[in-house]
C1' cells in the first nucleotide's frame, strides 16, 4: 500500500428493508434458606462505531471514515 471479514446491553451473540431491537451469562430486587447456595419470580440495562446517501420506511442496502482481526506485497 491492496484485498477480505467484523463492529448491536457489562460480556458472548441473534436479528439479512416494516410490530415499542431480542436471547444466554453476569449484575440488581423479591421469594426461598437458620445463614449461604441451588431453584423460582420480576425489573433494569441499546438513539445498533461515526458521518453522509438510497427508500414512504435502514441495525439491515450503498459510499467515505474510524477501530479490531486476517490474507497478500
Nucleotide at each position: 500500500c491492496g484485498c477480505c471479514u467484523u463492529g448491536u446491553a457489562g460480556u458472548u451473540c441473534a436479528g439479512u428493508g416494516g410490530a415499542c431491537a431480542g436471547a444466554g451469562c453476569a449484575g440488581c430486587u423479591c421469594g426461598g434458606u437458620u445463614c449461604u447456595a441451588a431453584c423460582g419470580a420480576g425489573a433494569a440495562a441499546g438513539c445498533c462505531c461515526u458521518u453522509g446517501g438510497u427508500u414512504c420506511g435502514a441495525a439491515u442496502c450503498c459510499a467515505a471514515g474510524c477501530a479490531a482481526g486476517g490474507c497478500g506485497g
Molecule: transfer RNA
Organism: Cyanobacteria bacterium SZAS LIN-5